A computed fold for a 73-nucleotide RNA from a Bacteroidota bacterium, annotated as transfer RNA.
[in-house]
RNA sequence: GCCUUCUUAGCUCAGUUGGUAGAGCAACACUUUCGUAAAGUGUGGGUCGUCAGUUCGAGUCUGAUAGAAGGCU
Numbered sequence: 001g002c003c004u005u006c007u008u009a010g011c012u013c014a015g016u017u018g019g020u021a022g023a024g025c026a027a028c029a030c031u032u033u034c035g036u037a038a039a040g041u042g043u044g045g046g047u048c049g050u051c052a053g054u055u056c057g058a059g060u061c062u063g064a065u066a067g068a069a070g071g072c073u
Stems, first nucleotide, its partner, number of pairs: 001072007010025004019056001027043005049065005
């Protein structure tokens, strides 16, 4: 220098035909207990790396760019 993959909630990851973004764990509240843990129920938490473009509509498609991992020379 070139190529490929990845970036989504505090963490680990889904979301594979473009149609209003989810799970587990964690946090918080409640129930239960003499109390704690465990268990159960519920709640909050996301400009989907960033900037543009296409589209009625983008996490998803296109371009650029940043970071991470790998490969080639």
The coordinates come from a structure-prediction model, not an experiment, and the mean pLDDT is 81.
It matches the Rfam family "tRNA". The family's RNA type in Rfam is transfer RNA.
Lineage of the source: Bacteria > Pseudomonadati > Bacteroidota.